The part of an RNA shown here (large-subunit ribosomal RNA, domain IV) has 344 nucleotides and comes from a Candidatus Competibacteraceae bacterium. The prediction has a mean pLDDT of 90. Rfam family: Bacterial large subunit ribosomal RNA. Rfam links the family to the GO terms ribosome and structural constituent of ribosome.
[in-house]
Context: one part of a larger RNA
RNA sequence: CUCGGGUGAAGGAACUCGGCAAAUUGGUACCGUAACUUCGGGAUAAGGUACGCCCCUAGUACGUGAAAGGCCUCGCGCCUGGAGCUGAGCGGGGUUGCAGUGACCAGGUGGCUGCGACUGUUUACUAAAAACACAGCACUCUGCCAACGCGUAAGCGGAUGUAUAGGGUGUGACGCCUGCCCGGUGCCGGAAGGUUAAGUGAUGGGGUGCAAGCUCUUGAUCGAAGCCCCGGUAAACGGCGGCCGUAACUAUAACGGUCCUAAGGUAGCGAAAUUCCUUGUCGGGUAAGUUCCGACCUGCACGAAUGGCGUAACGAUGGCCACACUGUCUCCACCCGAGACUCA
Numbered sequence: 001c002u003c004g005g006g007u008g009a010a011g012g013a014a015c016u017c018g019g020c021a022a023a024u025u026g027g028u029a030c031c032g033u034a035a036c037u038u039c040g041g042g043a044u045a046a047g048g049u050a051c052g053c054c055c056c057u058a059g060u061a062c063g064u065g066a067a068a069g070g071c072c073u074c075g076c077g078c079c080u081g082g083a084g085c086u087g088a089g090c091g092g093g094g095u096u097g098c099a100g101u102g103a104c105c106a107g108g109u110g111g112c113u114g115c116g117a118c119u120g121u122u123u124a125c126u127a128a129a130a131a132c133a134c135a136g137c138a139c140u141c142u143g144c145c146a147a148c149g150c151g152u153a154a155g156c157g158g159a160u161g162u163a164u165a166g167g168g169u170g171u172g173a174c175g176c177c178u179g180c181c182c183g184g185u186g187c188c189g190g191a192a193g194g195u196u197a198a199g200u201g202a203u204g205g206g207g208u209g210c211a212a213g214c215u216c217u218u219g220a221u222c223g224a225a226g227c228c229c230c231g232g233u234a235a236a237c238g239g240c241g242g243c244c245g246u247a248a249c250u251a252u253a254a255c256g257g258u259c260c261u262a263a264g265g266u267a268g269c270g271a272a273a274u275u276c277c278u279u280g281u282c283g284g285g286u287a288a289g290u291u292c293c294g295a296c297c298u299g300c301a302c303g304a305a306u307g308g309c310g311u312a313a314c315g316a317u318g319g320c321c322a323c324a325c326u327g328u329c330u331c332c333a334c335c336c337g338a339g340a341c342u343c344a
Base pairs, nucleotide, nucleotide: 001339002338003337004336005335006334007333008332010330011329014328019325027051028050029049030048031047036041038173052095053094054093055092056091063085064084068080069079070078071077072075096100108323109322110321111320112319113318114317115315116314120132121131136171137170138169139168140167141166142165148157149156150155174310175309176308177307179240180239181238184237185236186233187232188231189230190229193228194227195226199222204217205216206215207214208213241259242258243257244256245255268302269299280296281295282294283293284292
């Protein structure tokens, strides 16, 4: 020096990206326990008190239940009975050490907030999460030889199920809700019309032949789905404006004008896991706060199942704060052990 362990004056997070690590807490009984809440929780909330040994209580309570007696339905029966055995707690008194859950074992706690409801699942070997799943919700397909999937097929799964069933897709407990747009794309519907393939083959023409005919060609007409067309549909894919003016201080604009659009973003939320300018501004916390919490709204570029906003409980989840505690630090010291190293 490296690794493992122990102790530490005064201070107590000043360390650091960050209390990482360590320390604190810890058991049992009793007292006591807030906001909030889906009334279940939160909760071991928080915060306190007690704990050894000896004596008494007391061989007491409880437990077990022999002998004996009684009864009858005569049994491995029922009732009475209490011997013997075992044997506390509570309570009272005393006593002892620095220390009585004497070692080991054995939660640190609280507050605000983001995300995800939750228990679960995951990158075997750098990521455990806010990702996936989830119950619930919705749309859509499917009438049974179902839809759908595997297979060239036979066949099989779906399912020995039958729309309260099965498949697909999205969302993701619960609460309150889920606005406007069908122009584009998709899907669904539409006995008309347009376009249109194979097919059909009117008519005309060529070759050959005396002719009938054979053959080559021309291609009128009829002719499906699809597309065009007409509608519907957004918890289908998706989308949800600009400029100018206006109120008796100023500022702002309930109001007006105009252009464009399929329609111009409703509720709610908002410097946000989203805010560029930005460390926005104000308030709180600190002596001092690019983080945090509460507001404001000028939303570069939130927004409603690609869900919006809340939410008790939960989380080896992210951010911030406080108390306790500490060698994380001021600032290091010493001790115990294992290595490395030197010598033998």